Guanidine-I riboswitch aptamer from a Bacillota bacterium, 100 nucleotides, folded computationally. Model confidence (mean pLDDT): 85 of 100. Rfam family: Guanidine-I riboswitch aptamer. Its family is annotated with regulation of gene expression in the Gene Ontology.

RNA sequence: AGAAAGUGCGUCUAGGGUUCCGUGGAUUUUCCAGUCUGGACCGAGCGACGUAAGCCACACUAGGGUGUGGCUACACCGGUGGGAUAAAAGCCCGGGCGGG
Numbered sequence: 001a002g003a004a005a006g007u008g009c010g011u012c013u014a015g016g017g018u019u020c021c022g023u024g025g026a027u028u029u030u031c032c033a034g035u036c037u038g039g040a041c042c043g044a045g046c047g048a049c050g051u052a053a054g055c056c057a058c059a060c061u062a063g064g065g066u067g068u069g070g071c072u073a074c075a076c077c078g079g080u081g082g083g084a085u086a087a088a089a090g091c092c093c094g095g096g097c098g099g100g
Stems, first nucleotide, its partner, number of pairs: 007052006015042002020039002022036001023033004053072008074095001076099003081093003
């Protein structure tokens, strides 16, 4: 000085809005309010748990394999912009960009 190959999935949380339900209101065929606790919904690279997968060790097994345990690190500060959905977001672009 340079370099992500820093895994996938599920459940949930912080967080997020408003299609639907509910709630509240109005001039009530309907309309308004998320500056409505909620049901439901979205939801973390730097949050949690589980699981799959990979690697290592040990034990068992005629073999193929099986079981148990361990490991899979680190991630500070700060914006702008764009995208999806009804909409927004710590979602996605993105461990991107800038700084240290």